Large-subunit ribosomal RNA, domain II from a Patescibacteria group bacterium, 682 nucleotides, folded computationally. The RNAcentral record of the full RNA draws on ENA. Lineage of the source: Bacteria > Bacteria candidate phyla.
Context: one part of a larger RNA
């Protein structure tokens, strides 16, 4: 791991509440106990004790079809009867209570052959260094005393083996070992190692002390027993079809991943309204807008006040800041002179398998993204908190968005090599238009951004000039008074101040730029000629372009592609498990027929997680009645056979050797794939 087998809502109660069923209702009913029998049981007879019912109401006295509040007769609560005993079934309760599963709690024994300490007896420490006391002997000293040589043999001394430890590093880590090996390390006469025998025990012992050790167990040992401890937690909970079909929300919880009651499911009972839609009638203070209130806030007049700076002697004046008024032109969830839509409430109408009430049975209290309005965040989050009787997904499969629980589209009873359409497509992978008008883009834009930036190109709209010649372009010409006046070393259109006139003229500024040292030169406005039809400025838009830096050639799903991109408009045609069409099968309602089961017909329904309800299959075993078996039961293997929507049931074959099955009833240790599930086999 696999396969076989076991493996989880059960038994139990003079408990209680519903449903179906029976019995009796002249209300129901009996228990203890007695007898008899085929005797864990079952019959039957006596036992009215006790139970529940018949009247309620009030804390009570009480009073009673009524009671009680209360001064109250107002007003308001509870009443004005129908039931009991059985068996069955669903639920609750008490109980181990649907199945394993703890860390732990307590009691009663076992343990110091493993460590810890400790008593009692022993036993062991190669060898080498070192040279304390003390002693001897010699020398000094008046003497304490002091020096020297020997000699001695002290020390938790010194180096170092057995022994004893366990600093290093490697090895080793499914190992030679549930702690070893190797190469170095410390300690070695001491607080030193060890043998044997003893003592100390779990609310305890021992500790040179680390919660350290008390048999590979220790913040409290092992064992049995209390014991199915308890687990608001985690796993697992076994056959089938049919009809419905939820929640992820409030309030309250020592609550918050629990649970109560109400919401939402469902099942049985009662009633007749209820939901939408449309018309009228309400009230509102949102959204919008607005400045009349409250405050916020920007320019500007014109007045004041107070204090402050600047200048002044001082009048005063400039600034600033405060307040009134008036102009203009805004803001505001907590402003509001105003104010929708929808929403909500009533009544009429119309339409409809839907509403409301009582009752049995539940789950459900982590919800997810979308749009839409908010609040929190950074108008960040696949972000977080509400609000909609919104939507899907939670429990929804199909088709489309390459892929893609919550986006579009559409709700799968079951069959069909039939039809038509939804999103969403139709050049090829790929079913269907290289479909038809008009445009638009040249970027591969389409096929991923933003502020800006763009003489890229479409359109629209206004305005100037223009055959009395425009716009560019070339020819020409741009001139005197004058070098205006001042200034200045010069200032001559062109460093600077001031003035900016007049004439000639087609037409020319007392000069728009460059340029001298100042002149000089060169250009420009400004003019006419050549030329000949359109040219120029502003404003909205369409659709492009740059801003554009990531790691596979790496991309629009790919190939591609100038339409097969974009934009209007069109006409086909593909495409779902949508709809139709033909044919099956369910559930309800309706009609008819029929005691009934049922039968025809017509309707409308049949996606589902938790979860209600209904209807069946199986298995073992009791009974009663039938029937099959050595001319082969049951099991076990096969099958391309048949019956049933299905669990299943039936035939045939081979095996196998002795029981089985039908029918009606019962009772239940009664269905396996899953629990790191258990034993067993491979």
């Nucleotide at each position: 791991g696999c396969c076989a087998a076991c493996g989880a809502g059960u038994u139990u109660g003079c408990u209680g509440u519903g449903c179906g069923u029976g019995g009796c209702u002249u209300g129901g009913u009996u228990a203890a106990u007695c007898u008899c029998c085929c005797a864990u049981g079952g019959a039957g007879a006596g036992g009215a004790a006790g139970c529940c019912g018949a009247a309620g109401u009030g804390a009570a006295a009480g009073c009673g079809a009524g009671c009680c509040u209360u001064a109250a007769u107002a007003g308001g609560g509870c009443g004005u009867u129908u039931g009991u005993c059985g068996c069955g079934c669903a639920c609750a309760c008490g109980a181990g209570a649907c199945c394993c599963g703890a860390a732990a709690c307590c009691g009663g024994g076992u343990g110091a052959g493993c460590u810890a300490g400790c008593c009692a007896u022993g036993a062991c420490c190669a060898g080498g260094g070192u040279g304390a006391a003390g002693g001897u002997c010699a020398g000094a000293g008046a003497a304490a005393u002091c020096u020297g040589a020997c000699u001695g043999g002290a020390g938790g001394c010194c180096c170092g083996a057995a022994c004893c430890c366990a600093c290093a590093u490697g090895c080793u880590g499914u190992g030679c070992a549930a702690c070893a090996c190797a190469u170095g390390g410390g300690g070695a006469u001491g607080a030193g190692u060890u043998g044997u025998g003893g003592c100390u025990a779990g609310a305890g012992g021992u500790g040179a002390a680390a919660u350290u050790c008390c048999a590979a167990u220790c913040g409290a040992a092992c064992u049995c027993g209390g014991u199915a401890a308890u687990a608001g937690c985690u796993g697992g909970u076994u056959c089938u079809c049919c009809c419905c079909g939820a929640a992820a929300u409030a309030g309250c919880u020592g609550u918050a991943g629990g649970g109560c009651u109400a919401g939402c499911c469902u099942c049985g009972g009662a009633u007749a309204u209820a939901c939408a839609a449309u018309a009228u009638a309400g009230g509102g203070g949102u959204a919008g807008a607005g400045c009349a209130c409250u405050g916020a806030a920007u320019g500007g007049u014109u007045c004041a006040a107070u204090u402050c700076g600047g200048c002044g002697a001082a009048a005063g004046u400039c600034g600033a800041u405060u307040g009134c008024a008036c102009c203009a032109a805004u803001c505001a969830a907590a402003c509001u002179c105003c104010g929708a839509a929808u929403a909500c409430u009533a009544u009429a109408u119309u339409u409809u398998u839907a509403g409301u009430c009582c009752g049995g049975g539940a789950g459900u209290c982590a919800g997810a993204c979308u749009g839409u309005g908010a609040g929190g965040g950074c108008u960040a989050a696949g972000c977080u908190u509400c609000a909609c009787u919104a939507g899907u997904c939670a429990a929804a499969a199909g088709g489309g968005a390459a892929a893609c629980a919550g986006c579009c589209c559409a709700g799968a009873u079951c069959g069909u090599c039939g039809c038509c359409u939804a999103a969403g497509g139709u050049c090829c992978c790929u079913a269907a238009a290289u479909c038809c008008g008009a445009a638009u883009u040249a970027a591969g834009u389409g096929u991923u951004a933003a502020a800006g930036g763009u003489g890229g190109u479409g359109g629209a709209a206004a305005g100037a000039c223009u055959c009395a010649a425009a716009c560019a372009a070339c020819u020409a010409g741009g001139a005197g008074g004058u070098u205006g006046g001042c200034u200045u070393a010069g200032a001559a259109g062109c460093a600077g101040c001031c003035a900016u006139c007049c004439u000639u003229u087609a037409a020319a500024g007392a000069a728009a730029g460059c340029g001298u040292a100042a002149c000089a030169g060169c250009u420009c406005a400004c003019u006419a000629g050549u030329c000949g039809a359109g040219u120029u400025u502003u404003u909205c838009u369409g659709c492009g372009u740059c801003g554009a830096a990531a790691a596979u050639a790496a991309u629009c799903g790919g190939g591609a592609c100038u339409a097969a991109a974009u934009u209007c408009g069109g006409u086909a045609c593909c495409g779902a498990a949508g709809g139709c069409a033909c044919g099956g099968g369910a559930u309800c309602c309706c009609g008819c027929a029929g005691c009934a089961a049922u039968g025809c017909g017509g309707g409308a329904u049949c996606g589902g997680u938790a979860g209600g309800g209904g209807a069946g299959c199986u298995u073992u075993c009791u009974c009663g009645a039938g029937u099959c078996g050595c001319u082969g039961a049951a099991g076990u293997c096969g099958c391309a056979u048949c019956c049933g929507u299905a669990a299943g049931g039936a035939g045939c074959g081979g095996u196998g050797g002795a029981g089985g099955c039908u029918c009606g009833a019962g009772a239940a240790g009664u269905g396996a794939g899953a629990a790191u599930g258990u034993u067993g086999g491979c």